[in-house]
């Protein structure tokens, strides 16, 4: 260079026909215990990597661009 994969909460991943962005683990705060832990409840926390385009509507489709793995030269 050229191909193929991927980048979503602090951290690992979901969203399958384009329709209300979700799980789990962490966090707070409460339950319960004598207390830690462990268990149970609750709550918060996303400009979906950046710009731009199609649509009523975009994580999803298209384009150009970072940035990460693998591959061919």
């Nucleotide at each position: 260079u050229c191909c193929g994969g991927g980048g979503u909460g602090g951290c690992g991943c979901a969203a399958u026909u384009g329709g209300c962005a979700g799980c789990g683990c962490g966090a707070a705060c409460g339950g319960c215990u004598g207390u830690u832990a462990a268990c149970c409840g609750u709550u918060a926390g996303g400009u979906u990597g950046a710009g731009g385009g199609u649509u009523c509507g975009a994580g999803c489709c298209c384009c150009u661009c970072c940035c990460c793995c693998g591959g061919a030269g």
This is a predicted structure of a 73-nucleotide RNA (transfer RNA) from a soil metagenome. It matches the Rfam family "tRNA". The family's RNA type in Rfam is transfer RNA. About the family: Transfer RNA (tRNA) molecules are approximately 80 nucleotides in length. The sequence is in RNAcentral, with records from MGnify.